[in-house]
Context: one part of a larger RNA
Formats: sequence, C1' cells, structure tokens
RNA sequence: UGAUGGGGGGAUGCACAAGCGAUGGAGCAUGUGGUUCAAUUCGAUGCAAAGCGAAGAACCUUACCAGGGCUUGGCAUGUCGUGAAUCCUCCCAAAAGAGAGGAGUGUCUUCGGGAACGCGGACAUAGGUGGUGCAUGGCUGUCAUCAGCUCAUGUCGUAAGGUGUUGGGUUAAGUCCUGCAACAAGCGCAACCCUCGUUUUUAGUUGCUAGCAUUGAGUUUGGAACCCUGAACAGACUGUUGGUGAUAAGUCAGAGGAAGGUGAGGAUGACGUCAAGUCAUCAUGCCCCUUAUGCCCUGGGCAACACGUGUGAUACAAUGACCGGGACAAAGGGUCUCAACCCUGCAAGGGCAAGCUAACCUCAAAAACCUGGCCUCAGUUCAGAUUGUAGGCUGCAAAUCGCCUGCAUGAAGUCAGAAUUGCUAGUAAUUGUCGGUUAGCCAUACAACAGUGAAUAUGUUACUGGUCCUUGUACA
Repeated sequence: UGAUGGGGGGAUGCACAAGCGAUGGAGCAUGUGGUUCAAUUCGAUGCAAAGCGAAGAACCUUACCAGGGCUUGGCAUGUCGUGAAUCCUCCCAAAAGAGAGGAGUGUCUUCGGGAACGCGGACAUAGGUGGUGCAUGGCUGUCAUCAGCUCAUGUCGUAAGGUGUUGGGUUAAGUCCUGCAACAAGCGCAACCCUCGUUUUUAGUUGCUAGCAUUGAGUUUGGAACCCUGAACAGACUGUUGGUGAUAAGUCAGAGGAAGGUGAGGAUGACGUCAAGUCAUCAUGCCCCUUAUGCCCUGGGCAACACGUGUGAUACAAUGACCGGGACAAAGGGUCUCAACCCUGCAAGGGCAAGCUAACCUCAAAAACCUGGCCUCAGUUCAGAUUGUAGGCUGCAAAUCGCCUGCAUGAAGUCAGAAUUGCUAGUAAUUGUCGGUUAGCCAUACAACAGUGAAUAUGUUACUGGUCCUUGUACA
C1' cells in the first nucleotide's frame, strides 16, 4: 500500500420493512441434467448457464448416425490437352452418380490464335463446424450507470510510498461550497443526442371538418379554425417569494406554470475484476487429418423417456362460464405480398376477384368493458389434458415429426409445505393488438404497442450488495 474481520462509525440500493402479485402442489409447452440410443451434433453451468447461441430442426438447415458413392476434389490460382457454350431423348439407380444417342457451331482475329464456358490429365495446392478461448484479435457478460480511477509539478519520507483524493457541510454523483502543502490537469459524473409531455410559427394531401350548402356516408363543392402529421423555434434555470444555513454550497415550503428541482423513459458503461464466455459468426498462431477428421447423396437422428430441475402459458371458477346486442385504441406489416365485397361450407377453408408500391386499398375482429338472458356451488354449463373419428391448408413429401377445424371423449386440479421471487405510478396487476424469422409451423417464446388501472413506504435495528473513513491482523 492492499486484502480481510460473526471490529467501530457514516451514507446508500425493492436490501429489509409496509403493501400487491407470482413461483414452489396439478396437467401442458419449452430449455437443461440424467438415462437410453447406430446417432440422440456442438457450445453455455452460482449470482453473470438452463423459452440461452436458435428472429422459428419434416427434406434443406445439419455440424450427428447407417448405407451408397468421389479423390486436384462443391470452391480459388497457375499449366497441358480437348470440345464453343448450350439444349433434347432413352436407360440403370433410393438418390448422388454412371452409360448411350441426337441437335448445335456463335463471338473477336494480324487466320497463327484468343476471350467466355464445359470435360479430362499431372502437380503445386484446395478443404476441415477437427484440437487448443489456458497462445490470440474482435465482440460480449459481470461487479455497475456503482462513483470511482489516475497523472504533471511541488512538498514530506532513507525507501516502499504519502499528500492532492483527507477534514466541516452538501449532493443521485470525487456534485458543489468551504478549510487545508498543496496547485493545476485527465478518464469517468453531469450536460450535449433520441422519444414522450406544452405553446407558437410554417405547410395542408391521401389526413381534419367549426360555420354555410350537399349526401346513405367528410360523400361532394368549399374551408385552414380544430384534430393530426412533418419541419423550425420557444419553454425549466433553484429563475422567483419566504424560512433555514457560515453572508456559501445547498435544503424545506409556496407562487406562477403543460411540466419543478436530474420533468419521465432510452442510448451512453471510467481504471480494472472473474486465465469469465466465444477458435461453431468472423479473423488468426501452433498442432492434427489429406482415397479422409475433406466432399456428394438417400434414409434416420437432433422430437427417444423410470426420473430430477429452470422458465412459462392454462386453470381450479359466480369479482365467474356460456349465449345474444352495443362501444372505445395505439403501433406495425403488405407486390414471391396484403387481399374488401359477393357466392359456398357448421367451421378450418374453397371459388371468383375490385383495390393498394399504401395517412388513400388491405391485414382488422381490438379484448377486457357496458347491457339483456341463463347457470346456483356441484368436480358442475368450472377446467381443459388425453384419445377416437371426419375434414382443411402448406409443401416433391406431414409415418417417424407440422398447423388448423367439426363431432365425440372429458384426466389431474377445490388456491398449493419448507422455501423463493418481481414490482415505488400510468408502475404492479389485468386485457387484447401487431411485428421479425417461414412454403408451412410446434410462438404459450422473443421484440414492440396501446386499453383498464391499484396498494404501500413508520423507517434503517437486523439480513443482503456496493461505497467512504477509521482500527486489529501470525495474510500478500
């Protein structure tokens, strides 16, 4: 100087407390361990692995396994020979890949040949999702959006080092003030960036419609007020009043204001820690394979199933289920697409097909909610697993192994032990909607969007994670 203490002091965080909900019990979805298997490809493993890489495994993907094949190779460069390229037919085969026949002679030319492309030979080489993340780059997680981490000069000390960075206040903050052998500076903090919340100006189409006409309808003329959409400004700074404080920094209360003390959310992650993660995104050293650890194909597997475990969605009902009627969003996607209306089918769907490269057309129905009816506490008109059967869609193909619909079937489950976990406001809870990845989809996931909309916070004694000062130590 650090590290550490079931030492001390200060300050702090959904850390506890105060509340609301959930997990742990049930069946199901999904990931993982284990077991099994010809193979169940590989990686990730306390927090910081486990709906993770994977924004989507029927074939492909695919890396795994079995079998059938290839050996200058699917791909790159150089060399030699040959044929333009290319197209069609037959035939063996599970396919890959072999075999046979035919059509076809282009383009540039100094007529020697060349360019592009195909086939064949030899060799330099290709290739490797093979190993090592403890050889590495790059990227990422984590402590942690925690408030820290350093340096020049000076000065103190024999030196390691100290000081600055400590003290008194204050802050979300090493934030600011003040004092001081320190005085300056850097990386962080904050601000600058984006979104939301308010006004003004400007622009009005595909959006809007107050008043005057018009219509079934903002439908049409008209209008530029309103709403909304873009663009550009303004606005919030402890600015102002009072208290408090050291006349400071600040802090408390108030006014005005759309917003008040960081307005809310996001992006932004210092020096470093964990030989943290990734050689399977990519790049790369070294090692290894080279008629195979490379390459092509068919089929199978990644989907197995006594069991353990994580994350979810659905429930156990009356604050409800079911059946009629009625209302109100935001944000997205669409030409290989989104598809109105109409017809047809109980439905999934099918037929025909207008419109839209979209503020125009369309996906599109928002659902919780309101209202009327019925059920009356039951394993039920709760719950929907499982199974049978009949259909639909995508696609060469749906058996292994897809999704959807109708009818029938109707399991466990009556609120869950020890324990654990999320959340402080438009938050939790609850309700639907859209998107990416798809031919299709195992999405209950992920990422966004809005609707309805709470309770509680006395406080910091103890638990837990950082942080600052101080002290003990047989530790470095």
The part of an RNA shown here (small-subunit ribosomal RNA, 3' major domain) has 476 nucleotides and comes from Picea sitchensis. Its mean pLDDT, the model's own confidence on a scale to 100, is 81. RNAcentral holds the full RNA, with entries from SILVA.